[in-house]
This record gives sequence, C1' cells and structure tokens, in this order.
RNA sequence: CGAGUAGGCUGAGCGGUCGCGACAUCCCGCGAGAUUUCGCGAGGUGUCGAGGAAAGUCCGGGCUCCAUAGGGCAACGGUGCUUCGUAACACGAAGGCGGGGCGACCCGACGGAAAGUGGCACAGAAAAAUACACCGCCGAUGGCGGACGGGGCGACCCAUCCGCACAGGCAAGGGUGAAAAGGUGCGGUAAGAGCGCACCAGCGGUCUGGAGACAGGUCGGCUGGCUAAACCCCACCGGGAGCAAUUCCAAAUAGGGGAGCGAUGGCGUGGCCCGCGUCGCUCUCGGGUAGGAAGCUUGAGGCGCGUGGCGACGCGCGCCCCAGAUGAAUGGCCGCCUCGGGACGCCUCUGGGCGUCCUAGACAGAACUCGGCUUACAGGCCUGCUCGCCUA
RNA sequence: GGCGGCAUAGCCAAGUGGUAAGGCAGAGGCCUGCAAAGCCUUUAUACCCCGGUUCAAAUCCGGGUGCCGCCUCCA
Repeated sequence: CGAGUAGGCUGAGCGGUCGCGACAUCCCGCGAGAUUUCGCGAGGUGUCGAGGAAAGUCCGGGCUCCAUAGGGCAACGGUGCUUCGUAACACGAAGGCGGGGCGACCCGACGGAAAGUGGCACAGAAAAAUACACCGCCGAUGGCGGACGGGGCGACCCAUCCGCACAGGCAAGGGUGAAAAGGUGCGGUAAGAGCGCACCAGCGGUCUGGAGACAGGUCGGCUGGCUAAACCCCACCGGGAGCAAUUCCAAAUAGGGGAGCGAUGGCGUGGCCCGCGUCGCUCUCGGGUAGGAAGCUUGAGGCGCGUGGCGACGCGCGCCCCAGAUGAAUGGCCGCCUCGGGACGCCUCUGGGCGUCCUAGACAGAACUCGGCUUACAGGCCUGCUCGCCUA
Repeated sequence: GGCGGCAUAGCCAAGUGGUAAGGCAGAGGCCUGCAAAGCCUUUAUACCCCGGUUCAAAUCCGGGUGCCGCCUCCA
C1' cells in the first nucleotide's frame, strides 16, 4: 500500500428569528368563597423536550385485575451440548463437538432413531423384515447325462474326468434409486461373505484426565438405514388476560329506588264504594354514560471512580434527574461551518492540493415500563487482528 | 396502543409431506339465417416474498410484506 476480519462510536454542529408541549415562578383579568384559598384564561421569565432502532410485537420480567387454601398429577404449550451470568428468558459469557476459510475469524433448532408407532412417492427383484435374486457368479454337496479304468456270473457297485444348470449356494460385480444393511485392502472360498486379519468409522464395556459437555487409551467383530422443524420418550419451565389492564370523582337528558302532596282529578282493578296500582307535582338516593383524575414515569435508571472475575456480570462510594402528550408537542425560515457528493477553473512531485458555485440528502418518530432478539439504515470516525506485495 | 386471523390462475375455491381438484371467465369447434342457451375440446409464469428442516415443502419451522377483524358500559 492492497485485500480482509472482529468490535466500538456517531447519525450532525453553532447563531438569529417565528412557533409548539410539560413543569416551576411572577403578574393581570374573570368567577366562586370567609382575608391567607380554589378554578379558568392571557402574558413575562426559567428549565426540560424522541431513537439506535422509539419499528416488528418475537421472547422474558415488573405492575393491575380475574381464578386459586396449599401442593401434586394429567392435558396443552414451550425450551433442548456443558458450566456460569441474570429478576427472568428462546438472551449473554466462557468452553465442548461438528462444518467452512491459507488465516484473522465465521456458522450451527447441537438431547434420544440401540423404548415403541408411523412415513420413505416414482423407479427397482427388494425400502427396513434374522430382506431380496432382474442381469449375474458358483456347481463344493445331492441329481441327471457321457467318457475311460477297476470289481462282480449278473442286476449293479467303486474311483477319476467332462458336461447340464434340476435341487441348491452367494450377496462380491452390474442395474434402480435420495438411500440397498459398515468402508478400503489382503487372506480365504466352488463362488462368496466380518468368514479371518490390518487400518479407518460407529456402538457397547472398562481405565485415565476434566466441575461438566467431552477427550485420550484399551477390550469386544457388536455393525441394528434416514426421518423427532412426524407422533413420541427423557429432563426442565409455564394459571389466564392485558394500561383501551385497573381504580376514583362525576354533568345534561332518559330511566330506576325512597319519602311527601292531592276534599271532589284521569286511567286500571269486568258496574259502584273503600283500598291498591298508575299518571301528575315537590324533595331525595345510588348506578352507568359524556367529561375529568389516578395508574404515568425515581427506574433490575444514567454517569464517574475504585474493586472482584478470563468474561458475561457482581459489589462499594460519589454525582445527576433526563419527554409525559391524549386527534396526540418536539417544527418552519435565514446565515455560517465540519464531513461528503457533483460541475467548472488553476497548480502539480500524477498520490493529490487550492478556489468558485450547487447540493443538506439514511432508516425512521415516544404513548405504562424494563431486559433481550429480529428487521430497516445515506454517510463519517476509531481500535485490535490476519493474509499478500514493496521498501529499509 | 393492545390482541387475533388470512394470503392458491382474471374471480371463487379444494388440497396439512409424494409433484396442485373443481366451478366461473377466456380461446377454438358443433348447433343457428345471426345470436343466446346447450354440447365437445382446450390454454396459462396459480401456491405473497426470503431462508431453513427433509430424498422431497402450497403443507413443517423462522424472518419479512400486504390485507382484514376485535377492544368502553349495561344486558
């Protein structure tokens, strides 16, 4: 210098001006009341006012209500290498194992298929059964046929060799398929085969190391496919709903409960009287709605220092208060400047530098709150490490 | 703000591991004087997108996109 890898920070700054929301304070006006009070409105001053993801709502907590004596089991759902961290987690850290990369480093839903059940289309002989025989290999053993020899009076018997492929043996080779019952080699055999042996892979027993996942050694031919993001088994976890949860105050109108009023009232009680109910008027009570308030921001909070730990993180001390809206504030304009992009001109040691003009530009916006994960993102800055080339 | 569901051809819609039914619409033909109706034949790049599990994914799992529904009080 080039290529790469891991991690962190930033996501714009300053000034002027016009505005917006919350809180505190001052002052003015109006209303209520009992002077110090309360409410509403206008104005001045001061402080604060979006994010790394506020997003998706995918996990885990706080909080509230409902259910529940307390606990357990079943069902359902979730998690799944180990140990640690944490309030908790599906998150994080350190490690193990497997895979990728020359390397720094990266990726992994990574318990069990030797408990059981299911599935494995098409093709293929056969798809999981101490499997199967389409092409093929063999013909040791039995059978049939033939040749020569020997024995027997003879039927026939014995031995050797050749042939057939009838019984049969084989799982090597071919073929099918995603997958064909450990792999490679040597021996062995009639041909073959873990049938035997060597190495490799797996499984089981055992020994050693480690806290553990696991690693290494040794013994045993034990070789029993894939699939659990199929049912299932094992271990652990989980009661449900969600701040539009929940609670408080509380108009107008309508309706409801209670009390009272009515000389002769209307209607109903089949006609009449009493009585009762209802209609009417007055007073009063509680519930709900509109509306208002609490929940609502001090919290597993932030920053700094020290300290324990490889680390995630823990502990101690000090300082700080940092949005709380509810049709929902956090914005508009102008000027300057940093980084960057584009155009033109000049200089140049060809790397670049200087000047003028234009351009402010990513993803996106709180809504009870916290810890994570995931997804989106223009540009800029810093640090560790790796590989290659050049120079000294 | 919170909670739940859906996506298969131009439209409707079945399929929950084995290579995607059916209907309407479209195209061609028969019929008819011409049409309609009817009958026959037939097409297409149809599983929202991206990854993963599996021999194999519309289907199972994860992430994203789009669309739809519900929420207060009494009863």
Background: Predicted 3D model of RNase P RNA and transfer RNA as a complex of 467 nucleotides. Rfam match: Bacterial RNase P class A.